[in-house]
Molecule: small-subunit ribosomal RNA
Organism: uncultured delta proteobacterium
RNA sequence: GAGUUUGAUCCUGGCUCAGAACGAACGUUAGCGGCGCGCUUAACACAUGCAAGUCGAGCGAGAAAGGGCUUCGGCCCCGGUAAAGCGGCGCACGGGUGAGUAACACGUAGGUAAUCUGCCCCCGGGUGGUGGAUAACGUUCCGAAAGGAGCGCUAAUACAGCAUGAGACCACGGUCCCGAAAGGGAUUGAGGUCAAAGCCGGCCUCUGCAUGCAAGCUGGCGCCUGGGGAUGAGCCCGCGGCCCAUCAGCUAGUUGGUAGGGUAACGGCCUACCAAGGCGAAGACGGGUAGCUGGUCUGAGAGGAUGAUCAGCCACACUGGAACUGAGACACGGUCCAGACUCCUACGGGAGGCAGCAGUGGGGAAUCUUGCGCAAUGGGCGAAAGCCUGACGCAGCGACGCCGCGUGAGUGAUGAAGGCCUUCGGGUUGUAAAGCUCUGUGGAGGGGGACGAAUAAGGGCCGGCGAAUACCCGGCUCGAUGACGGUACCCUUUUAGCAAGCACCGGCUAACUCUGUGCCAGCAGUCGCGGUAAGACAGAGGGUGCAAACGUUGUUCGGAAUUACUGGGCGUAAAGCGCGUGUAGGCUGCUCGGAAAGUCGGGUGUGAAAGCCCUGGGCUCAACCCAGGAAGUGCACUCGAAACUCCCGAGCUGGAGUCCCGGAGAGGAAAGCGGAAUUCUCGGUGUAGAGGUGAAAUUCGUAGAUAUCGAGAGGAACAUCGGUGGCGAAGGCGGCUUUCUGGACGGUGACUGACGCUGAGACGCGAAAGCGUGGGGAGCAAACAGGAUUAGAUACCCUGGUAGUCCACGCCGUAAAUGAUGGGUGCUAGGUGUCACGGGCUUUGACCCCUGUGGUGCCGCAGCUAACGCAUUAAGCACCCCGCCUGGGGAGUACGGCCGCAAGGCUAAAACUCAAAGGAAUUGACGGGGGCCCGCACAAGCGGUGGAGCAUGUGGUUCAAUUCGACGCAACGCGCAGAACCUUACCUGGGCUAGAAAACGCAGGAACCUGGUUGAAAGAUCGGGGUGCUCUUCGGAGAAUCUGCGGUUAGGUGCUGCAUGGCUGUCGUCAGCUCGUGUCGUGAGAUGUUGGGUUAAGUCCCGCAACGAGCGCAACCCCUAUCGUUAGUUGCCAGCGGUUCGGCCGGGCACUCUAGCGAGACUGCCGAUAUUUAAAUCGGAGGAAGGUGGGGAUGACGUCAAGUCCUCAUGGCCCUUAUGUCCAGGGCUACACACGUGCUACAAUGGGUGGUACAAACGGCUGCGAACCCGCGAGGGGGAGCCAAUCCGAAAAAACCAUCCUCAGUACGGAUAAGAGUCUGCAACUCGACUCUUUGAAGUUGGAAUCGCUAGUAAUCCCUGAUCAGCAGGCAGGGGUGAAUACGUUCCCGGGCCUUGUACACACCGCCCGUC
Repeated sequence: GAGUUUGAUCCUGGCUCAGAACGAACGUUAGCGGCGCGCUUAACACAUGCAAGUCGAGCGAGAAAGGGCUUCGGCCCCGGUAAAGCGGCGCACGGGUGAGUAACACGUAGGUAAUCUGCCCCCGGGUGGUGGAUAACGUUCCGAAAGGAGCGCUAAUACAGCAUGAGACCACGGUCCCGAAAGGGAUUGAGGUCAAAGCCGGCCUCUGCAUGCAAGCUGGCGCCUGGGGAUGAGCCCGCGGCCCAUCAGCUAGUUGGUAGGGUAACGGCCUACCAAGGCGAAGACGGGUAGCUGGUCUGAGAGGAUGAUCAGCCACACUGGAACUGAGACACGGUCCAGACUCCUACGGGAGGCAGCAGUGGGGAAUCUUGCGCAAUGGGCGAAAGCCUGACGCAGCGACGCCGCGUGAGUGAUGAAGGCCUUCGGGUUGUAAAGCUCUGUGGAGGGGGACGAAUAAGGGCCGGCGAAUACCCGGCUCGAUGACGGUACCCUUUUAGCAAGCACCGGCUAACUCUGUGCCAGCAGUCGCGGUAAGACAGAGGGUGCAAACGUUGUUCGGAAUUACUGGGCGUAAAGCGCGUGUAGGCUGCUCGGAAAGUCGGGUGUGAAAGCCCUGGGCUCAACCCAGGAAGUGCACUCGAAACUCCCGAGCUGGAGUCCCGGAGAGGAAAGCGGAAUUCUCGGUGUAGAGGUGAAAUUCGUAGAUAUCGAGAGGAACAUCGGUGGCGAAGGCGGCUUUCUGGACGGUGACUGACGCUGAGACGCGAAAGCGUGGGGAGCAAACAGGAUUAGAUACCCUGGUAGUCCACGCCGUAAAUGAUGGGUGCUAGGUGUCACGGGCUUUGACCCCUGUGGUGCCGCAGCUAACGCAUUAAGCACCCCGCCUGGGGAGUACGGCCGCAAGGCUAAAACUCAAAGGAAUUGACGGGGGCCCGCACAAGCGGUGGAGCAUGUGGUUCAAUUCGACGCAACGCGCAGAACCUUACCUGGGCUAGAAAACGCAGGAACCUGGUUGAAAGAUCGGGGUGCUCUUCGGAGAAUCUGCGGUUAGGUGCUGCAUGGCUGUCGUCAGCUCGUGUCGUGAGAUGUUGGGUUAAGUCCCGCAACGAGCGCAACCCCUAUCGUUAGUUGCCAGCGGUUCGGCCGGGCACUCUAGCGAGACUGCCGAUAUUUAAAUCGGAGGAAGGUGGGGAUGACGUCAAGUCCUCAUGGCCCUUAUGUCCAGGGCUACACACGUGCUACAAUGGGUGGUACAAACGGCUGCGAACCCGCGAGGGGGAGCCAAUCCGAAAAAACCAUCCUCAGUACGGAUAAGAGUCUGCAACUCGACUCUUUGAAGUUGGAAUCGCUAGUAAUCCCUGAUCAGCAGGCAGGGGUGAAUACGUUCCCGGGCCUUGUACACACCGCCCGUC
C1' cells in the first nucleotide's frame, strides 16, 4: 500500500496478501564452473580404522628376521637399530558438543595494597661433595584372561640428605615514601630456614700422562637461586540483557563478629563460640524456558527476532561423586568409587565409553567419504635430522546457498505448413521456423602446463665470540621437497551440432480464449469459484513472470501506528476503579547565593579479530579474498560550563491553610411530637348486594357485607408547598421541634510561608435484593393458592397471600453504582434563566438597572469529533498523577488463591472456533408507530356467486394417446375469433430418406393433360396424348418448369423465456421518477421534490440555497351532448299537385338525417370565503353543456429472473433411414371426484296464447337471398333485387293491450331419455347444430365465505359481428327499458406525502432465540 464487515458510506477493528531472509525440507526439472555450507531431531546406542606423542645429545639393558663372510666354532653389516623399561617434556593445547546453567555464566567498565604463572625474554648470583635404592633384566610362582606376587642384580638430568647463601622467606625492631584507613613500597639491624645435574661438540695457550687424551680452556643445551618482563589464569565489584505475582513472603551457615583451620589468594570457604540478624513489590523465594557475546536476519529508524558456519568466553565428555599428579585439571581418547548399558569369560573374574575424523544402526521432513597428504599453515617432542598431528591443506558426495557463463548471433514475409481462435473477412503462434551468412564459451579429441616453495640440512664468502684459521652466532649466496594434479590456465581440431524448465493468467497481481464438466469432479493465501454458455475446476492454444532453476510447506522480521519511546487510545466502537481518606512513589510557585549528581562541551583510555560501510588491490568479471580507513550512538577516567532539573542555604506571597463576621441548605446522627389516609376492633344507622374486569369469575355478604356516623388500636409513609430548586464524595437525602455534628459559600482584614496535586497497595463509605439474631408487621407484596384469558398460559388481568418491606445489632459489597465522561491547575467569544452571598445606584428601605464571587440549567462561536455531538460545568488548548483497553465467541467462565454463614464476590486463563463482531450516519423497506390524504377500500344500497341442472375451463384420475403452455391478485369461457377429417404439435399402424418446400452442379425430358392394375390411403407400377418461348452460324444454346443423381446442406410445435429480441400482463391513470449547475456534508448522500395553502394531479400559489430542465399529470386526437354553415342521393316530406295510398310519382331540401367544416366552456362574469395578497374553494347568473360535461385512445423511472423459444426472430445444446416428412385410423370430447367462469331456473313484478309498437350498430358475390309455393317445424323449392343511406339478413325483445294459469314441484323448471327428422360436409359411430312428438330430473332463493356496481351506471331486454362448410350459453360491439344509496373515514384491503423506531436490505413471506 491492497483485499475483506455495508444496499451504499465514514470510522473502529481483526484476518489476509504483495517484500526480504533461511544450516532448510518436499514436488517437477536440470548443461558447466567458482566460492561457501551440510544431524536444527536421540547429550540415542555404537562394529572397525585412525585422531598424542617425542627425546639414545638424561639412563641401564638390548634383539629377532634379513644380508655378507666363514676355518662351521662363529664373525661382520643392518645396528647400539626395533620393541619394552627408568627418566624428561608434552598429554590442561589443538578438535567436538550445547546437556546443564537465570549464574559474576556472559558482555562492558574497573579492582586485586588479597594472588599464581611451566615453556619464552632481560638482568644478578651459583652449579661443591656424599649416599642408599629401584624398573627393565634374571628366576620361582598364581590366573582362562586382564593382570599380579616373591626373591635376586643394576644406571641416571630418578631419589635422599650434607656444605655454601649474593639473595629469598619467617618473626622482632629503626628511618623515609604512598594511602582516608586497613595496609603497601624502599632501606637497614640482629636471629632462624632454604639450592643445584649434568649432557653434547671443539681446541691444546697453561698442567699431567705426554701419540693423543684428560684436567683445563672454549662454545652450546641444561640445572639451582633471586629480581624484572611477557603471556596465561584465579578472585572481587558497578552496570546490562527471558517469561509467570494464578510463585508474596524467603532464610539456620542463614546475617554479622571473635578465634582457628584451609587456599596461590580475600572470604561462612570450613569449624567452634557469641550476637540476631540478612533478603524482598526497583519483585526476594518458587516455577518455566535458555549456553552468553561479537554478530546474523529484518526494519527508514527506534525496535523485533535470532545466537548454524567464523571468532571470544563459559560449561560438559556414558550418568553421579571424588581426589591424585602437575606451573596449570578435579582432567573427552588419566586414576578411584557407585550406577545403567554393551562385550569377553574356564563363572572365579575382567574390559569399555566417537558431544575427535570417517563410518553403522536408530530417530527424523532432513544433513556427506570407513578418501589423499603432512607439500603449505599451525602444534608437541628433539641440538638437529626427523617423528607424530582426521588440527590443517586438499579431493569426493549434495542446485543446500551465493556468484558467473552457456543453451547461439545476424539476416530472413509466401507473413509457409501445422496448431488454436473466428463475426468465416480473418486473427494469432510469428522473424518465430525453414533458407542464407557467421561465431565457437561449455562439452569432446590432441598438445603444452603452473602460482602456491621459503631464512631446511649442507657447501661457499663476510662479520662477531675466542688463544684459535675450531665450535657457535649473524648477513649474503648455492641448495632438496607439491597431497591437490597433468588440476587451473594456454594453444589447436570439430560441429549449431550435445545443453530449458517451472509456476502462474477472477480481484488483490503482470498475463485470455476455446473445449470438457454441470454444487459433480475439483480449486482455494484471502474475498470466494463450480447447480449447462466457468477468463476461478480439467485439458488445449495463447500469454505473463522467473530461469538451471521454479514452485510449495515451515520459520523470522516487515507491512502492523495491530503494545504506539520514536508513534495509539478510553461519552456512544474494546477501555474511567461505585465513591472517598490517605502510605510509598511520581510531579511541584517566585527571588538570590552555593555545590555540580543529572545535563552540555573538550580531552584520554577502551570498545579483540572477523563482519557491516568507504577507498584501493588480487582471482578474465562477480561471488570470494587481501590491505588501509571509517564507524562502533557504549563504558570508565579527567578538565570545564551552570541556563534547566536535583541537593544545600537565605528570603517572598500570588498556590495552600488558619482566625473573624454573615447568611443558605430534604447534609449526617439521636430523642420527642403531629395530622391526613389505608386496615382492623367495638358500637350506631341501614339492606342486598358488594367487589372486580375488556367481559367475567374466584372472593366478601342475610351469622347483616358494601355504604355511612362515632370511638379505639396499630404500623408505615409524610399530599399540597415542590421547582431542568437545594444539600452531599458517591450511594443518597423531603411532616414538625430540640440536641449533637460535617462540609461548601460570601465578606473583611490579619497571620503561617509552598505547608501543594495525584495516589499503586491499604483503610473507610457504599441503592436494592439477600443472610444471621432479636423485635415489629397497617398497607404493599416475590413464592404459593384460586379465578379468568389462551391451542396451552408454570405470564400479562382479577381475588387472596407468606417471606420481605419497618427497627436494633452484625454480614454481604454488587448495579444501565450513568454525565455510560477519573482527579487537579492554568488558558480560550458570547447570550439567556435560576439558587446563595456581596458591591454600585437610591437620604434610608423595597423594586428596576449595572456589576462581583460560588453553584446549577439551556442556546451558541472558534476549536475538537468517525459522525452523533461537546463547547468557561469541554469531548477545546496544555501540563501533572492514577486507573483501564488491544478482533468476536468460548468467558467475566474453568482451575488456583483471597474474602463470605450462605448466596456469592474479587482476581482471572486456555483448548477450540469464526471473517468478522462493532460505532455513527445515509437511502430504502417494514411496524398490531404517529400525522395528513385518496380509491366501490369500508360503510349505505342494488343485483349476484357459493346450493340445483347443464355449458365451459382447470386440477386429479384414467388411457396406446387423452399434445403443449398458463398457477395468488396478475392461471382456470386463458393461448383457442370456433379439435368430426384437416387443424394437430399426441397415440397406433403403413410408407419415404437430398427428403413436403428453398439455393447449386450434372444428365434427361418442355410444361402439361389423361387412362389401367394394386392399396385403407400415402404411394407403387404399366401406359396414352403433347411439344411451346427467346437467340441461332440450324449443330445447338438460354430462360422457366419437371424427373433422376451428387454433395455443400434442408427440416425439427425438440430443450433452455433463468442466454435473448420483440410483444404483453401487473403495481397503476397511481402521482410520481429524475437530471444540469449551484450550495451543504470527509462520505454514502442531502437540497431542489421539504414547509404553509390548494388540487383529480409534483395541479397551481406563497415561502425557501437554491435556480432551471426532462419523463410523467393536464392539454393537443377520436366518439358523444348544442348550434351554425356547406351538400341533398339511395335519406327526408312542411307546404303544392298526382296517386294503384306505399314519399309511390311530380316537386322541394325547410325539417329529420347523413358527414365535412366551424362555433361553443375560459373559473370568463357576480357575490362570499381564503387574517392582507395569491392559487383556489363555495354559491349564483347566463347557457344545450360548469368547474377535467360524459366516454375512449394515451401507461413516467421502474418492480415481479412475471408470461411467451408453440405467433415471429434469435445464441447455445440436441435429433439426422429420425425428435424430419407423407398417409389412414384413433386421441385432444375419457370420468369416482374437486375448483373457477357462465347459462337456465326455482316462478305470479311470473308463465302460456293472441294482438300491437319503437332501435342502434353491423354484415352480404364460391355472398346476403325477397316475394311466392311445400312442410306442424327445422327446412325444401324458387329465384326478384343487391358489390348495397337504394336490395337482403331483419323479427328487434323486454314494453303495451287482451286473455288463461292461482301458489301447486305446478300450464314453474327444463335436464335426461326414446322415436322421427332437417341442414352443412368426402364423411356427423366415437364427436355437430337444429326441428317435431313424447319423456319430464334436480331445483321452492342457496352454510361458512365471496364478487360487481355511484347514473343513462347497476339491473333487465333483445340485435349484430368476428371465427366459420357446419357448430356460441364464450368473446367483441350495438341499442331498448331504467333504479337504490353514499352519515362518514373508526375499522378491512390497496396506494400517496411527511415523520419516527429498526439488530430488516434476496428488505416482515425479513431477521432471529431457545427446547426437542